[in-house]
């Protein structure tokens, strides 16, 4: 960093469908796409953990202390904290 998994980021319904995903049809290899249809608002971030691949070198590594998240369409409830009143 890039893949997979798991866990955190209070929760409960509705409701729209971008991207993915499935069908279906049409297109037909320059390009690699397009209509419908279904399903669909944790797909983000941040941590463990495994397995690839680059990097870095005392500005490192281990230990010890201290602090800690941002963010997530629309109503609508509930829940927890503060303040009013």
């Nucleotide at each position: 960093u890039g893949c997979g998994u798991c866990g955190a980021g209070g929760g409960g319904c509705g409701c729209u469908g971008c991207a993915g995903c499935c069908g279906u049809u049409c297109a037909g290899c320059c390009g690699c796409g397009a209509a419908c249809g279904g399903u669909c608002a944790g797909g983000c971030u941040c941590g463990g953990c495994g397995c690839a691949a680059c990097g870095a070198g005392a500005u490192g590594a281990a230990c010890g202390u201290u602090g800690c998240a941002a963010c997530g369409g629309c109503g609508c409830c509930c829940g927890u904290u503060c303040a009013a009143a």
SAH (S-adenosyl-L-homocysteine) riboswitch aptamer from a Pseudomonadota bacterium, 85 nucleotides, folded computationally. It was read from a public genome assembly, where an Rfam model found it. Its mean pLDDT, the model's own confidence on a scale to 100, is 76.